Predicted 3D model of a 473-nucleotide part of an RNA (small-subunit ribosomal RNA, 3' major domain) from an uncultured bacterium. It matches the Rfam family "Bacterial small subunit ribosomal RNA". Rfam links the family to the GO terms ribosome and structural constituent of ribosome. Its mean pLDDT, the model's own confidence on a scale to 100, is 83.
Context: one part of a larger RNA
């Protein structure tokens, strides 16, 4: 000087407390451990691994296993020679491979280029090892308020000072004081979005007035809504009080908004030899008729069990049936598909429109209204199983999703323990997208309905500053 203390003081945070809804019990989904296996590919490991890499394992993916093949190779550059490409078809094979035969060629400055085959080696190739050799990227402490430097001064020196102190703040934020005076990286602001108004613009958007219609449908209009470009607006600016005449704090006015308005992006010096050699790049080591490459089938989906994360429930604030309500974000051409017809349905047939403020996905659901159920393992709950189907796709046996009928398991609110959340939040309700042929209870977004509680900082956890002790570095 740090680090640590079941030392002290001050302060903060959904840290506790006050509340709401959960998890832990059940069934299922998913990830992990373990076990099994020919293989169940690999990585991730307290918080900060475990719906994580994976925004989507039937083949492919795929890295694993069994079998069958290739050896200058699936891919790149270079030499020589030959040719014309390339492709449909047939036979064979589990498939690649192999065999047959047919059609038959691009460009040119005539040197060649492009492409294929044969051959020789230089080499290719490796999701093989090492993240404790590395770059790059990322997590975490933590959006915590800290981390440093120059000059000066003090100290033999390590170092100190500044950065401590008195107030204040979300903040090393600002003010005052001070052997310090300044500065840098962080804080804040500048950026995006949302909340109010104005201007410009008015189609594909909108409709107050005038006509018109089944309908903003059409004429008409651009007031309004909306869209999207530019501006205005909030600064403790004004008033009162407290305070040290300061910074600031408390209350008020005006205002759409008030003291950082709400949300996001933004992550200092560093810590964990944290994670990643399997995104990529890369040193060294290793393989080179195989640890490379191709193909078929299997596996990654196994199942006594244990754990994490979720979904659905256990019901009446509910379940069922019917019925004229109201969104926002997004996506659409190998696509989204209205409408009509068939089917109980999944869906199928025909098919308008739309490269989209125009058409479609797209009737949102919870809510409201009417009726039934009356506390029961039930008209709760839907697992499991049987039969019949639909769709995607060469192909749904291992191993897809969905539909109808039948079946109708556990479960009556969950021990110890434990998680999230302070407002348009929690809870609850549906909708969209990426990935994607198909497959969503996951993820990322969107809107609808919409609470309770916070006395307070003694205690638990984490953190910041000052101080004290130390056999620690």
């Nucleotide at each position: 000087u740090g680090a640590c203390g079941g030392g002290g003081g001050c302060c903060c945070g959904c840290a506790c407390a006050a509340g709401c809804a959960g998890c832990g019990g059940a069934g299922c989904a998913u990830g992990u451990g373990g076990u099994u296996u020919a293989a169940u590919u690999c990585g991730a490991a307290g918080c900060a691994a475990c719906g994580c890499g994976a925004a989507g394992a039937a083949c492919c993916u795929u890295a694993c296993c069994a079998g069958a093949a290739c050896u200058u190779g699936a891919c790149a550059u270079c030499g020589u020679c030959u040719g014309c490409a390339u492709u449909a078809c047939u036979c064979u094979u589990a498939a690649u491979c192999g065999a047959g035969g047919a059609a038959g060629c691009c460009u040119u400055u005539c040197g060649g280029g492009g492409c294929a085959g044969a051959u020789a080696g230089a080499c290719a190739g490796g999701u093989g090892g090492u993240g404790c050799a590395u770059g790059g990227u990322u997590g975490u402490c933590g959006u915590c308020a800290g981390c440093u430097c120059g000059u000066g001064u003090c100290g033999u020196g390590a170092g100190a000072u500044g950065u401590u102190g008195g107030g204040u703040u979300a903040a090393g934020u600002c003010c005052c004081g001070c052997a310090a005076c300044g500065a840098g990286c962080g804080c804040a602001a500048c950026c995006c979005u949302u909340g109010u108004c104005c201007u410009u613009a008015g189609u594909u958007g909108c409709c107050a007035u005038c006509a018109u219609u089944a309908a903003g449908u059409u004429g008409g209009g651009c007031a309004c809504u909306c869209u999207a470009a530019g501006g205005a607006g909030a600064c403790u600016g004004c008033c009162g009080g407290u305070g040290a005449c300061a910074a600031a704090c408390c209350g008020g006015a005006g205002g759409a908004a008030g003291g950082u308005g709400g949300g996001g992006a933004u992550g200092a010096c560093g810590u964990c030899a944290a994670a990643u050699c399997a995104u990529c790049a890369u040193g060294c080591c290793c393989c080179u008729u195989a640890u490379g490459u191709u193909c078929u089938g299997g596996g990654c989906u196994a199942c006594a069990c244990a754990c994490g994360u979720g979904c659905u429930a256990c019901a009446a604030u509910g379940g069922g049936u019917g019925u004229a309500a109201c969104a926002a974000c997004g996506g659409g051409a190998a696509g989204c598909a209205a409408g009509c017809u068939g089917g109980c349905a999944a869906c199928a047939g025909c098919a308008a429109g739309c490269c989209a403020a125009u058409c479609c996905c797209u009737g949102a659901a919870a809510a409201g209204c009417a009726c039934c159920c009356u506390c029961a393992g039930u008209u709760c709950g839907g697992a499991u199983u049987g039969u019949a189907g639909u769709c995607u796709g060469c192909a749904a046996c291992u191993c897809g999703a969905c539909u109808c009928c039948a079946u109708g398991a556990a479960g009556u609110u969950g021990g110890a323990a434990u998680c999230g959340c302070u407002a348009g939040u929690a809870a609850u309700c549906g909708c969209g997208a990426a990935u994607c042929a198909g497959c969503a209870u996951g993820u990322c977004g969107c809107g609808g309905u919409g609470a309770a509680u916070a006395c307070g900082u003694u205690c638990c956890c984490g953190g910041g500053c000052c101080u004290u002790g130390u056999a620690c570095a």